[in-house]
RNA sequence: GCCGGCGUAGCUCAGUGGGAGAGCAGUCGAUUCGUAAUCGACAGGUCAAGAGUUCGAAUCUCUUCGCCGGCUCCA
Numbered sequence: 001g002c003c004g005g006c007g008u009a010g011c012u013c014a015g016u017g018g019g020a021g022a023g024c025a026g027u028c029g030a031u032u033c034g035u036a037a038u039c040g041a042c043a044g045g046u047c048a049a050g051a052g053u054u055c056g057a058a059u060c061u062c063u064u065c066g067c068c069g070g071c072u073c074c075a
Stems, first nucleotide, its partner, number of pairs: 001071007010024004018055001026042005048064005
C1' cells in the first nucleotide's frame, strides 16, 4: 500500500429498514437472626464520527477514525 471483519449500557453481546434490548455488574426492596444464594423492581445509550438515500436508518451507500486479521513490498 491492498483486502476483509468489528465498533450498540460499566463488561460480554443480540438486534440487518418502523418498539433500542438480554445476561453479568450497579441501586433499592422482599426473603433470612444475619450473610450468601434466590426473587422482584429501578437506573444506566451521542448505536465510533460526519454526510447521503428513504415518509422513516443501529440496520442501506460514501468518507473519516479506532481495533483485529490476511496479502504484498522492503529499496